[in-house]
Context: one part of a larger RNA
RNA sequence: UGACGGGGGCCCGCACAAGCGGUGGAGCAUGUGGUUUAAUUCGAAGCAACGCGCAGAACCUUACCAACCCUUGACAUGUGGAUCGCGGUUACCCGAGAGGGUUUCCUUCAGUUCGGCUGGAUCCAGCACAGGUGCUGCAUGGCUGUCGUCAGCUCGUGUCGUGAGAUGUUCGGUUAAGUCCGGCAACGAGCGCAACCCACACUCUUAGUUGCCAGCAGUUCGGCUGGGCACUCUAAGAGAACUGCCGAUGAUAAGUCGGAGGAAGGUGUGGAUGACGUCAAGUCCUCAUGGCCCUUACGGGUUGGGCUACACACGUGCUACAAUGGCAGUGACAAUGGGUUAAUCCCCAAAAACUGUCUCAGUUCGGAUUGUUCUCUGCAACUCGAGAGCAUGAAGUCGGAAUCGCUAGUAAUCGCGUAACAGCAUGACGCGGUGAAUACGUUCCCGGGCCUUGUACA
Numbered sequence: 001u002g003a004c005g006g007g008g009g010c011c012c013g014c015a016c017a018a019g020c021g022g023u024g025g026a027g028c029a030u031g032u033g034g035u036u037u038a039a040u041u042c043g044a045a046g047c048a049a050c051g052c053g054c055a056g057a058a059c060c061u062u063a064c065c066a067a068c069c070c071u072u073g074a075c076a077u078g079u080g081g082a083u084c085g086c087g088g089u090u091a092c093c094c095g096a097g098a099g100g101g102u103u104u105c106c107u108u109c110a111g112u113u114c115g116g117c118u119g120g121a122u123c124c125a126g127c128a129c130a131g132g133u134g135c136u137g138c139a140u141g142g143c144u145g146u147c148g149u150c151a152g153c154u155c156g157u158g159u160c161g162u163g164a165g166a167u168g169u170u171c172g173g174u175u176a177a178g179u180c181c182g183g184c185a186a187c188g189a190g191c192g193c194a195a196c197c198c199a200c201a202c203u204c205u206u207a208g209u210u211g212c213c214a215g216c217a218g219u220u221c222g223g224c225u226g227g228g229c230a231c232u233c234u235a236a237g238a239g240a241a242c243u244g245c246c247g248a249u250g251a252u253a254a255g256u257c258g259g260a261g262g263a264a265g266g267u268g269u270g271g272a273u274g275a276c277g278u279c280a281a282g283u284c285c286u287c288a289u290g291g292c293c294c295u296u297a298c299g300g301g302u303u304g305g306g307c308u309a310c311a312c313a314c315g316u317g318c319u320a321c322a323a324u325g326g327c328a329g330u331g332a333c334a335a336u337g338g339g340u341u342a343a344u345c346c347c348c349a350a351a352a353a354c355u356g357u358c359u360c361a362g363u364u365c366g367g368a369u370u371g372u373u374c375u376c377u378g379c380a381a382c383u384c385g386a387g388a389g390c391a392u393g394a395a396g397u398c399g400g401a402a403u404c405g406c407u408a409g410u411a412a413u414c415g416c417g418u419a420a421c422a423g424c425a426u427g428a429c430g431c432g433g434u435g436a437a438u439a440c441g442u443u444c445c446c447g448g449g450c451c452u453u454g455u456a457c458a
Stems, first nucleotide, its partner, number of pairs: 001458002003455003007452007015442002019406005026319008034310002042053002064305007073129001077128003080124005087106002091102004109119003131294002134292003140288002142283003145279001147277001152191006158167003171182003197271004202239007211229001216226003242265001245259005321399001325358006337347003365396001370391007412434007
């Protein structure tokens, strides 16, 4: 100087408390461990691995296994030789296919000094080489997680100290903040904080192939038509919030508390933004790359299988156990986004509300499982897809110890869209509808910041 303490002081955070809803019990989905297997490819491992890489494993993907094939190779450049093309197409034989062997037809490269001279393409041969999702993330780059959006981390000059170092950055207030004020052997500065950026909330201007009976006319009653941009909206710009004003408090400061006006009030709300560093954190299987290793194989191709197995254990979710409900009927109101183009056309809700029924039961709850009949995608749904009808109708009556999320348009609840995708969503990322309760407080648990103290630790 740090680190640590079941030392002290001050302070903060859904950290506790106060509340609301879950997980842990059941069934299923999904990931992991384990076991099994020819193979169940590989990685991720407390928080910060486990609906993670995977924005989607039937083939492909695919890296794994079995079998069958190839060896200058599926791909690139160079060298030598041959041909002038390549390519498309018809049919047949062998084969699981890759591939091997015949065959019909259509095409017959460009420039040219007319010399295979130049370019281009294909084939053959050998050699250089290709190739490797093989190893090492403890050789690395790049990217990422985490402490943590926590308020810290440093430097120049000066001063103090023999020196390591200290000071500044400590102290009194204050703040979300090393934020600001005051004081001080310090005076300044940098990276962070804040602001500048984006969206939402208010108004105005500009502009009307959306919107409007707002006011007029017609009407097939549909903004449909004439007509008009007032309103809604859309999208480009401008304004608006600054403790600016008032009172109290404070040290006449920074600020804090209350009030007015205002669409919004003290960082308005949300996002983007992540300092010096820590964890030899993660990734050589995105990519790049040193070294090592393989080179008729650890490379390449194909068919089939596997990644989907199943005494079990754990994580994350979905659906329930019902009457604040189930079923039947009636029945409105969104936003994001997508469709090659389209504010115009299409995809477009559910909970809510009303009526009836069920009457507390393993039920008209619950829907697993199984049988059967089909549909769709796709060469192909056996291993192993999704959906529909009929039948079947498990467990489950609110969950032990323990544990998680959330402070407002939030939790809870309800549906909708998108990416990737032939097909496949309870996942991920977005969107809107309905819409709470509670916070006395900081003693305690966890994590963090500053000062101080002890230390046989570095």
Molecule: small-subunit ribosomal RNA, 3' major domain
Organism: Rhodovulum mangrovi